[in-house]
């Protein structure tokens, strides 16, 4: 200096808004329970979205050891099982999707060290 790998999925959380549910307030109807309608997310919530740099799990990958089969012997391919590893990671603005927003996507980007 170059090339390859450093992975995938699921559940959850930080966080997020307001389509639905609920809630609050107003208006109308009703004897009442309540119903309809409008507004409000500066309404704790349920549904929902949700992390490269968050958590957990499964799988995959890689290395190693062992077992079985085969063999004169060794080894290889393959199968099963045990174990190790799967690192590091400061980060705008702006834009995009969805009902809307976000640590989602652009993006391990721009930039910085």
């Nucleotide at each position: 200096g170059u090339c390859g790998u450093u992975g995938u999925c699921g559940a959850c959380u930080a966080g997020g808004g307001u389509u639905c549910c609920g809630g609050u307030c107003g208006c109308g109807c009703g004897a009442a329970g309540g119903c309809g309608u409008g507004a409000c997310g500066u309404c704790u919530g349920g549904u929902c979205c949700g992390a490269g740099a968050g958590u957990c799990g499964a799988c995959g990958g890689u290395c190693u050891c062992g077992c079985g089969g085969u063999c004169a012997g060794u080894g290889u391919g393959u199968g099963c099982g045990g174990g190790g590893c799967u690192c590091c990671a400061c980060g705008g603005a702006g834009g995009g999707a969805u009902a809307a927003a976000a640590g989602c996507c652009c993006g391990g980007g721009a930039g910085g060290c």

Background: Predicted 3D model of a 113-nucleotide RNA (Guanidine-I riboswitch aptamer) from a Betaproteobacteria bacterium. Of the family's consensus pairs, 100% are formed in the model. Taxonomically the source falls in Betaproteobacteria (Bacteria, Pseudomonadati, Pseudomonadota). It was read from a public genome assembly, where an Rfam model found it.